[in-house]
This is a predicted structure of a 93-nucleotide RNA (TPP riboswitch aptamer (THI element)) from a Planctomycetota bacterium. It was read from a public genome assembly, where an Rfam model found it. Of the family's consensus pairs, 95% are formed in the model.

RNA sequence: GGUCACCGGCGGGGGCGGCGCCCAUGCGCCUGAGAAGCACCCCUCGAACCUGAUCCGGCUAGAACCGGCGUAGGAAGUCCCAUGACUCAGACU
Numbered sequence: 001g002g003u004c005a006c007c008g009g010c011g012g013g014g015g016c017g018g019c020g021c022c023c024a025u026g027c028g029c030c031u032g033a034g035a036a037g038c039a040c041c042c043c044u045c046g047a048a049c050c051u052g053a054u055c056c057g058g059c060u061a062g063a064a065c066c067g068g069c070g071u072a073g074g075a076a077g078u079c080c081c082a083u084g085a086c087u088c089a090g091a092c093u
Stems, first nucleotide, its partner, number of pairs: 001087005008079003011043004016037001017030005049074003055068004
């Protein structure tokens, strides 16, 4: 000197499904951080999220529940102090 992490400021991105109850206002159940709450998650060291996908395999009462796909293609950021980690260059010994 650089990168990253942490605290903070100012911003931004995203999803909200499935099953059952005759249908449903509704109720109950399933997974999950979150199933419309100013809550939750994510912002390039990006699997938050989208496409592929009315996909393939498995489990299940059922299911976009689990896995594959996925070293795939996309996808939203910058700034300051100190500290820590890693690293580069120079000087001295």